[in-house]
RNA sequence: UAAUUAACAGGCGAUGGAGUUCGCCUAAACUGCAGUUUUGCUAAUGACUCCUACAAUUGA
Numbered sequence: 001u002a003a004u005u006a007a008c009a010g011g012c013g014a015u016g017g018a019g020u021u022c023g024c025c026u027a028a029a030c031u032g033c034a035g036u037u038u039u040g041c042u043a044a045u046g047a048c049u050c051c052u053a054c055a056a057u058u059g060a
């Protein structure tokens, strides 16, 4: 340096679950923003779709 054999998994992507897809991590990936005196704001997705929860309006 090459070949062969054996062993060996996943996890994560600001609030829940599932599918698809993308990216990231190997003990990390990840843990929103603003404000300042412990406050305020948006969001259930990384992206798409569905369900659930929440909010607003309308109809029955």
Stems, first nucleotide, its partner, number of pairs: 009026005016051006032041003